This is a predicted structure of an 80-nucleotide RNA (c-di-GMP-I-UAU riboswitch aptamer) from a Desulfuromonadales bacterium. Its mean pLDDT, the model's own confidence on a scale to 100, is 80. Its Rfam family is "c-di-GMP-I-UAU riboswitch aptamer". On this family, see Weinberg et al., Proc Natl Acad Sci U S A 2017: "Bioinformatic analysis of riboswitch structures uncovers variant classes with altered ligand specificity". The sequence was found by an Rfam model in a public genome assembly. NCBI's taxonomy places the organism under Bacteria, Pseudomonadati, Thermodesulfobacteriota, Desulfuromonadia, Desulfuromonadales.

[in-house]
RNA sequence: UCCGAUAAGAGCAAAGCCGGGGUAACCCGGCGACGCAAAGCCACGGGUCCAGCAUCUGCUGGGUUGCCGGGUUGCCGAAG
Numbered sequence: 001u002c003c004g005a006u007a008a009g010a011g012c013a014a015a016g017c018c019g020g021g022g023u024a025a026c027c028c029g030g031c032g033a034c035g036c037a038a039a040g041c042c043a044c045g046g047g048u049c050c051a052g053c054a055u056c057u058g059c060u061g062g063g064u065u066g067c068c069g070g071g072u073u074g075c076c077g078a079a080g
Stems, first nucleotide, its partner, number of pairs: 003080001011036002016031006034066001040072003044069003047064007
């Protein structure tokens, strides 16, 4: 230096409910915790979802990073 279990500190927050925004996917705030070492950040590649157009499966725009990959920053570190 790398891998690495448990515990602790700090952090995030699924479903659902309430309020608001959006044609929609979904987003924001509050409550709430299923989970998370990148569940921090970047829609870059793939996937998937929505809308419009097209019509033989495509084009354009949008959502999702808590679906996978990539980039970047990053906590503790026993035995071995």